[in-house]
RNA sequence: GAUUGGGUCCUGCGCGGCAGAAGACUGUGAACCCCGCCAGGGCCGAAAGGAAGCAACGGUAAGCAGACCCUUCUGGGUGCCGCAGGAGCGCCUGAUCAGC
Numbered sequence: 001g002a003u004u005g006g007g008u009c010c011u012g013c014g015c016g017g018c019a020g021a022a023g024a025c026u027g028u029g030a031a032c033c034c035c036g037c038c039a040g041g042g043c044c045g046a047a048a049g050g051a052a053g054c055a056a057c058g059g060u061a062a063g064c065a066g067a068c069c070c071u072u073c074u075g076g077g078u079g080c081c082g083c084a085g086g087a088g089c090g091c092c093u094g095a096u097c098a099g100c
Base pairs, nucleotide, nucleotide: 001097002096003095004094005093006092007091008090009086010085011084012083013082014081015079016078018075019074020073021072022071023070025066026065027064028063034059035058036057043050044049
């Protein structure tokens, strides 16, 4: 000096990570106007029995709280991550060849 490759630049897709939201999980949660089961007591009945039903107990709803393992969604000046395409020979770097 020549040829060639990669990075830096742009775009898209994807992966991980950060933050937020929702779901799922756990707890709590209805004197009665939720459910179940209904002691006592009351009602009907000559009786046998029957219907209703408060408290308690159990389970849930809306809500509240907790945990941050999981699922989904959203976001970015997240990542010396991956793939593809583009731009560019300005900068950095590698290889090959030739000459001094």
The RNA shown here (Bacterial small signal recognition particle RNA) has 100 nucleotides and comes from a Chloroflexota bacterium.
Lineage of the source: Bacteria > Bacillati > Chloroflexota.